[in-house]
RNA sequence: UCAGACGGCUGGACGGCCGCUCGGCGCUUCACCGCGCCGGGAGGAAAGUCCGGGCUCCACGGGAAUACGGUGCCGGGUAACACCCGGCGGGGGCGACCCCAGGGACAGUGCCACAGAGAACAGACCGCCGGCGCUUGCGCCGGUAAGGGUGAAACGGGGCGGUAAGAGCGCACCGCGGGACCGGCAACGGGACCGGCACGGCAAACCCCACCGGGAGCAAGACCGAAUAGGGGCGGCCGCCCGGGGUCGAAAGACCGCCGGGGGGCGCAUUCCCGCGCUGCCGCCCGGGUUGGUCGCGUGAGGCGUCCGGUAACGGACGUCCCAGAUGAAUGGCCGUCCACCGCCCGCGAGGGCGCGGACAGAACCCGGCUUACAGGCCGUCUGACCCA
Numbered sequence: 001u002c003a004g005a006c007g008g009c010u011g012g013a014c015g016g017c018c019g020c021u022c023g024g025c026g027c028u029u030c031a032c033c034g035c036g037c038c039g040g041g042a043g044g045a046a047a048g049u050c051c052g053g054g055c056u057c058c059a060c061g062g063g064a065a066u067a068c069g070g071u072g073c074c075g076g077g078u079a080a081c082a083c084c085c086g087g088c089g090g091g092g093g094c095g096a097c098c099c100c101a102g103g104g105a106c107a108g109u110g111c112c113a114c115a116g117a118g119a120a121c122a123g124a125c126c127g128c129c130g131g132c133g134c135u136u137g138c139g140c141c142g143g144u145a146a147g148g149g150u151g152a153a154a155c156g157g158g159g160c161g162g163u164a165a166g167a168g169c170g171c172a173c174c175g176c177g178g179g180a181c182c183g184g185c186a187a188c189g190g191g192a193c194c195g196g197c198a199c200g201g202c203a204a205a206c207c208c209c210a211c212c213g214g215g216a217g218c219a220a221g222a223c224c225g226a227a228u229a230g231g232g233g234c235g236g237c238c239g240c241c242c243g244g245g246g247u248c249g250a251a252a253g254a255c256c257g258c259c260g261g262g263g264g265g266c267g268c269a270u271u272c273c274c275g276c277g278c279u280g281c282c283g284c285c286c287g288g289g290u291u292g293g294u295c296g297c298g299u300g301a302g303g304c305g306u307c308c309g310g311u312a313a314c315g316g317a318c319g320u321c322c323c324a325g326a327u328g329a330a331u332g333g334c335c336g337u338c339c340a341c342c343g344c345c346c347g348c349g350a351g352g353g354c355g356c357g358g359a360c361a362g363a364a365c366c367c368g369g370c371u372u373a374c375a376g377g378c379c380g381u382c383u384g385a386c387c388c389a
Base pairs, nucleotide, nucleotide: 001385002384003383004382005381006380007379008378009377010376012338013337014336015335016334017333018332020041021040022039023038024037025036026035027034043360047371048370050369051368052367053366054365055217056216057215058214068213069212070211071210072209073087074086075085076084077083088102089100090099091098092097103208104207108206109205110202111201112200125148126147127144128143129142130141131140132139133138134137156174157173159171160170161169175197176195177194178193181190182189183188221295222294223293224292231286232285233284234283235282236281237280238257240262241261242260243259244258245256246255247254248253264279265278266277267276268275302321303320304319305318306317307316308315309314339358342355343354344353345352346351
């Protein structure tokens, strides 16, 4: 210098004017409202709502089992986790480093497409070897599994010996299985010696094992609660006619603001006619409940700093700070100067001029994670290649 790996930070700056929302104080006011001053006012993801919790209501006597769902190497961290840290094993990369649902395949059941002769109690297409036959390069019978071919995978690997050709048939090495013992908390690693090889893969197929798990969610939930209309109860007053219905009663009859019609009363500004609507009146009490309001609602597994413990995640001590709270939903708009990005022009170049213009995105009960989106800028550690001293 170039190419790369990992980690962290940032996410326009300053000023002016006009607004929005929350809190405090003051003035005014019965109070609300209003005005003035001071202070706070989006994010690293506020997003997806995927996982774990707090909180709230509902359910629930305790324990166990079954079903269902989830998690799944080991140790640690944490309120908890599917998260994080440190290891182990496997895979990839020259390397820094990256990736892995990573328990069990002798408990049982099942599956292994296509191709291929054969896919799990293996198998023989080509080839190789032996025998027989004859038309002499073919047929039949048998042996074999080293070579070829198929496949993601062919029942240890290739070498030497051996053999008709071959074969763990024999031998050494590698692999595999068992393994005294050694190291490690553990996962796991090493391993004298033994075994001629038996045991393919798939559990993100059913399943087995271990551990964990009540349900719903701030529209949770709690409180206040009018006016008008409507429901129920009690008391007082007033209750005309016809028809129907109901209750009591053997009947005569009595009762009923139960239904329909008429009449009466009230309203549609007033008077008359027509029409429409309402109809016992008054008082007290009870319960439900619409709209609305208040709480929940931000002092919290909180932020920052120093020191200590720990490889780290993280924990502890001390000090310090208070840091959004809307509810048709505030956190905005305009202007100026500058800084990036981008485009054009000039210049060999460093650079200069003009224009454009700010990534993803917007709290809604809160917290810890994960995942996804993101113009650009800055910093640190490390790796590889080349060059120079």
Predicted 3D model of a 389-nucleotide RNA (Bacterial RNase P class A) from Rhizobium sp. Q54. Lineage of the source: Bacteria > Pseudomonadati > Alphaproteobacteria > Hyphomicrobiales > Rhizobium. It matches the Rfam family "Bacterial RNase P class A". Gene Ontology terms of the family: tRNA processing, dimeric ribonuclease P complex and ribonuclease P activity. The family's RNA type in Rfam is ribozyme. The prediction has a mean pLDDT of 75.